[in-house]
């Protein structure tokens, strides 16, 4: 330098091929316990990497850009 893949909650990942943004773990509070852990209940936590475009509507489609990984040279 060229090709490909990926980017969604603190972490690991979903989102049924365009229409309600979610799960597990973690975190906070309460219950339980002499106390801790486990367990149960409730809750907080998101500009879906960034910018723009298409559409009534975009995590999903298109373009550019940034970053990570990988292959070739």
């Nucleotide at each position: 330098g060229g090709g490909g893949a990926c980017g969604u909650a603190g972490u690991u990942c979903a989102a049924u091929u365009g229409g309600g943004a979610g799960a597990a773990c973690g975190c906070a509070u309460g219950c339980u316990u002499u106390g801790c852990a486990c367990g149960c209940a409730u809750g907080a936590g998101g500009u879906u990497g960034u910018u723009g475009g298409u559409u009534c509507a975009a995590g999903u489609c298109c373009a550019a850009u940034c970053g990570u990984c990988u292959c070739c040279a």
Predicted 3D model of a 73-nucleotide RNA (transfer RNA) from Rhodovulum sp.
Its mean pLDDT, the model's own confidence on a scale to 100, is 81.
Lineage of the source: Bacteria > Pseudomonadati > Alphaproteobacteria > Rhodobacterales > Rhodovulum.
Rfam family: tRNA. By type it is a transfer RNA. Rfam describes the family as follows. Transfer RNA (tRNA) molecules are approximately 80 nucleotides in length.
The sequence was found in a public genome assembly.